[in-house]
Context: one part of a larger RNA
């Protein structure tokens, strides 16, 4: 590979990665109610006990047992952090040859493009106000040959 070019959006299919979503499963950190293993302390100790005292009766002590206090696990609600799942739904990306147009580049055939308002299957149209990074023709200044 030079307009039989470039090249825009919708819509269709495949994939990828994301946002959001009723809710749902959990990791963690705080706080609160339950509960209370074993044990240490305190108390009680009628049962029971070689060592000390003893007038032999018993005391003294200490064991069992009872009850508290503290307290691990477990339980159950709050609350924050996070992590996965998720019906549905929103746009993004990527893909050689899909559909509909044809908005942009030439004056791209309605000159483009920026702002904003409306509308519209799209690409996009229409108002409004702005910019030349607008062709072409004519006139008018000005510079310079």
């Nucleotide at each position: 590979c030079a307009c039989c070019g470039c090249c825009c959006g919708u819509c269709a299919c495949a994939c990828c990665a994301u946002g959001a979503a009723a809710g749902c499963c959990g990791a963690c950190a705080a706080g609160g109610g339950c509960a209370g293993a074993a044990g240490u302390c305190g108390c009680c100790g009628a049962g029971c006990u070689a060592a000390c005292c003893u007038u032999c009766g018993g005391g003294a002590a200490g064991c069992a047992g009872g009850c508290g206090c503290c307290c691990a696990a477990g339980c159950u609600g709050u609350u924050g952090u996070u992590g996965a799942c998720g019906a549905c739904u929103g746009g993004g990306g990527u893909g050689a040859a899909g559909u509909c147009g044809u908005a942009a580049c030439a004056a791209g055939g309605u000159a483009g493009c920026c702002g904003u308002a409306g509308g519209a299957g799209a690409a996009c149209c229409u108002g409004c106000g702005g910019c030349u990074g607008g062709a072409u023709c004519a006139c008018c200044u000005c510079c310079u040959u």
Description:
This is a predicted structure of a 145-nucleotide part of an RNA (small-subunit ribosomal RNA, 3' minor domain) from an uncultured prokaryote. Rfam family: Bacterial small subunit ribosomal RNA.